[in-house]
Predicted 3D model of an 87-nucleotide RNA (c-di-GMP-I-GGC riboswitch aptamer) from Aquibacillus kalidii. The sequence was found by an Rfam model in a public genome assembly. The prediction has a mean pLDDT of 81. The model forms 95% of the base pairs in the Rfam consensus.
RNA sequence: AAAGAAAAAGGCAAACCUACUGAAAGGUUGGGACGCAAAGUCACAGGUCUUGGUUAUUUUUAUAGCAAGAUGGCUGGACUGCCUGGG
Numbered sequence: 001a002a003a004g005a006a007a008a009a010g011g012c013a014a015a016c017c018u019a020c021u022g023a024a025a026g027g028u029u030g031g032g033a034c035g036c037a038a039a040g041u042c043a044c045a046g047g048u049c050u051u052g053g054u055u056a057u058u059u060u061u062a063u064a065g066c067a068a069g070a071u072g073g074c075u076g077g078a079c080u081g082c083c084u085g086g087g
Base pairs, nucleotide, nucleotide: 003084004083011036012035016031017030019028020027021026034073040079041078042077044076045075046074047071048070049069050068051067053066054065055064056063057062
């Protein structure tokens, strides 16, 4: 510097259940393991999701835009890091 077949010091933890929280998407705690070699950190770009807000249209409750929020276990990017084998 590149790589991750197997193993290991170890690590994380989907669905589901419990409690709390939020308008919602969702988040947090405990249990639980589907998986993960960055499933560590950061909403920078794209995607997806939400609508208590706002504008337009309108058959008056929906569509589109904006705005605000969510997602890092959707993809890319940035930063950092453990182990192992080979060179």